[in-house]
RNA sequence: CGAGUUGGCCGGGCGGCCGCGGCACAGGGAACCGUUCACGGAUGUGGGCAGGCCAGGUGCCGAGGAAAGUCCGGACUCCACAGAGCAGGGCGGUUGCCAACGGCAACCCGAGGUGACUCGCGGGAACAGUGCCACAGAGAACAGACCGCCGGCCGUCAGGCCGGUAAGGGUGAAACGGUGCGGUAAGAGCGCACCAGCACCCCGGGUGACCGGGGUGGCUCGGUAAACCCCGCCCGGAGCAAGGUCAAAGGCCGCACCUUCUCGAAGGUGCGGCUGCGCAGGUGUCCGAGGGCUGCUCGCCCGAGCCUGCGGGUGGACCGCUCGAGGUACCCGGCGACGGUGUGCCCAGAUGGAUGGUCGCCGCCCGGCGUUUCGGCGCCGGGAACAGGAUCCGGCUUACAGGCCAACUCGUCCG
Numbered sequence: 001c002g003a004g005u006u007g008g009c010c011g012g013g014c015g016g017c018c019g020c021g022g023c024a025c026a027g028g029g030a031a032c033c034g035u036u037c038a039c040g041g042a043u044g045u046g047g048g049c050a051g052g053c054c055a056g057g058u059g060c061c062g063a064g065g066a067a068a069g070u071c072c073g074g075a076c077u078c079c080a081c082a083g084a085g086c087a088g089g090g091c092g093g094u095u096g097c098c099a100a101c102g103g104c105a106a107c108c109c110g111a112g113g114u115g116a117c118u119c120g121c122g123g124g125a126a127c128a129g130u131g132c133c134a135c136a137g138a139g140a141a142c143a144g145a146c147c148g149c150c151g152g153c154c155g156u157c158a159g160g161c162c163g164g165u166a167a168g169g170g171u172g173a174a175a176c177g178g179u180g181c182g183g184u185a186a187g188a189g190c191g192c193a194c195c196a197g198c199a200c201c202c203c204g205g206g207u208g209a210c211c212g213g214g215g216u217g218g219c220u221c222g223g224u225a226a227a228c229c230c231c232g233c234c235c236g237g238a239g240c241a242a243g244g245u246c247a248a249a250g251g252c253c254g255c256a257c258c259u260u261c262u263c264g265a266a267g268g269u270g271c272g273g274c275u276g277c278g279c280a281g282g283u284g285u286c287c288g289a290g291g292g293c294u295g296c297u298c299g300c301c302c303g304a305g306c307c308u309g310c311g312g313g314u315g316g317a318c319c320g321c322u323c324g325a326g327g328u329a330c331c332c333g334g335c336g337a338c339g340g341u342g343u344g345c346c347c348a349g350a351u352g353g354a355u356g357g358u359c360g361c362c363g364c365c366c367g368g369c370g371u372u373u374c375g376g377c378g379c380c381g382g383g384a385a386c387a388g389g390a391u392c393c394g395g396c397u398u399a400c401a402g403g404c405c406a407a408c409u410c411g412u413c414c415g
Base pairs, nucleotide, nucleotide: 001411002410003409004408005407006406007405008404009403010402012362013361014360015359016358017357018356020062021061022060023059024058025057028054029053032052033051034049035048036047037046038045039044064386068397069396071395072394073393074392075391076239077238078237079236083298084297085296086295088235089234090233091232092231093107094106095105096104097103108122109120110119111118112117123230124229129228130227131224132223133222146169147168148165149164150163151162152161153160154159177195178194179193180192181191182190196220198217199216200215201214202213203212204211205210243319244318245317246316250275251274252273253272254271255270256269257268258267259266260265261264277311278310279309280308281307282306283305290302291301292300293299326346327345328344329343330342331340332339333338364383365382366381367380368379369378370377371376
């Protein structure tokens, strides 16, 4: 200098003007709700209070690395006090991390790559069983004889028949261990030597998956489980539109007051309490309707209400709502994922749903022109990615114009 591998970061900055949402603080406002006092035939009238509310002031805060996908895992809420089995689903090398996970880290084995590194649905196929491997080929799993090789018989020759064979050739992605020697009629693990594989045993290393070494043995029977399946481990459901409080729709009871009037009623107002919209029908109340526990079964539990039709009211306010298994810098431990602890700094909570518009300067990228002491400089034109919370968090996956940093590998050149 070039090519590559892995990881991380940024993805505009500054200022002016106008415009937004939240929080806090101190003031202003009495129209409305609320509250309180006084008066009064009730409905009301008058006064106070800034809790709600209204309009401003000051200060502070205000989107992402993916906020996306909704694919996993949780926190939280409810079922609910919450079992067993079957089905179903998830995972699949080992050891660690984590609240957990199908995540992450390190390592092992296998495959690819010169290498840095990358990839793996990584347990089981003879050791449960069943499938599939098109076409070609004799034959695709205890298979097989097309060409060939050897032996015998027939034949003038060509060739034919019978038997042996699987070393050589062919088909195929793949053909029932490999090389060599012996042996044989010709061959074959038929025998032997050395390898590879498999089974068993022993030694050493490692927490372990495994690695290294040694010995014995039959000679040795493919691939596919991301096919069905077997084995091992794990798994309640629904979801913030979860869930809760208030108000509202009416009704009943009690007390107080007022009006009318047939002296006892009707109506109205206020306060308090109870119930929870009204009407009709069906059914049920311990011999249990209805409901719950995933889908089913058992079992268990709740239970006086439930179901159908018609009509009415509300669909409003508040909580949940953001301080967390939080983030971040330094320190300590660890190869690492991460963990520990101290100090400092940081943090959107909207609800037809907020951070935008405009102007100027600078910066970045692309193209062109000119210039250069080759470091660069000046001018003009254009451009700027993926993309916006809604309960919150940990991951995974996908998208991303342009740019920066670090480490490592290989190649070339110079010293």

This is a predicted structure of a 415-nucleotide RNA (Bacterial RNase P class A) from Speluncibacter jeojiensis.
The model forms 96% of the base pairs in the Rfam consensus.
Rfam family: Bacterial RNase P class A. Rfam classes the family as a ribozyme.
Lineage of the source: Bacteria > Bacillati > Actinomycetota > Mycobacteriales > Speluncibacter.
The sequence is in RNAcentral, with records from ENA and Rfam.
A source record names the gene rnpB.
Model confidence (mean pLDDT): 76 of 100.